[in-house]
Background: This is a predicted structure of a 111-nucleotide RNA (SAM riboswitch aptamer (S box leader)) from Ammoniphilus oxalaticus. The sequence is in RNAcentral, with records from Rfam. The model forms 97% of the base pairs in the Rfam consensus.

C1' cells in the first nucleotide's frame, strides 16, 4: 500500500520554540509575519484498553495505546429527487434545497 466494520455539524491554548507556509486531490473560499508547518509543553475526546457495577445489552470512572485541537471531512467535485431564473411547453443555468454514493480522516480487526 489493499480488504472488513464503525465513526466524521459536539470538544480542546492570547504557551514556548520556529521561521513560510497551510486547509488530502482538482476547482473554489480560506487561514497565515497582529507570525504558516514541524517540534515541545497544555489540552479535548474516550475507538482500543482498564477498574467497578450488572445480564454477554448497557452504566459510571480512570487515561496505558491511538486520535484530535480555524471554518460540518471549509464547499463542491458522481448520481437520483423535488423546485427552478431563462427561453417557451419541452428543454433548462458554472442555479437552490435534500437524499444516497464516491473520495478523505481516525479506531478496531483480518490476511
Nucleotide at each position: 500500500g489493499a480488504c472488513u466494520u464503525a465513526u466524521c455539524u459536539a470538544g480542546a491554548g492570547a504557551g514556548g520554540u520556529g521561521g513560510a507556509g497551510g486547509g488530502a486531490c482538482u476547482g473554489g473560499c480560506c487561514c497565515u509575519u497582529u507570525g504558516a508547518a514541524g517540534c515541545c509543553c497544555a489540552g479535548c475526546a474516550a475507538c482500543c484498553g482498564u477498574u467497578a457495577g450488572g445480564a454477554u445489552a448497557c452504566u459510571a470512572g480512570c487515561a496505558g495505546g491511538u486520535g484530535c485541537u480555524a471554518a460540518u471531512u471549509c464547499c463542491a467535485g458522481c448520481a437520483g429527487a423535488a423546485c427552478g431564473a431563462c427561453g417557451g411547453u419541452c428543454g433548462a443555468a458554472g442555479g437552490u434545497u435534500c437524499u444516497g454514493a464516491a473520495a478523505g480522516a481516525u479506531a478496531a480487526g483480518a490476511a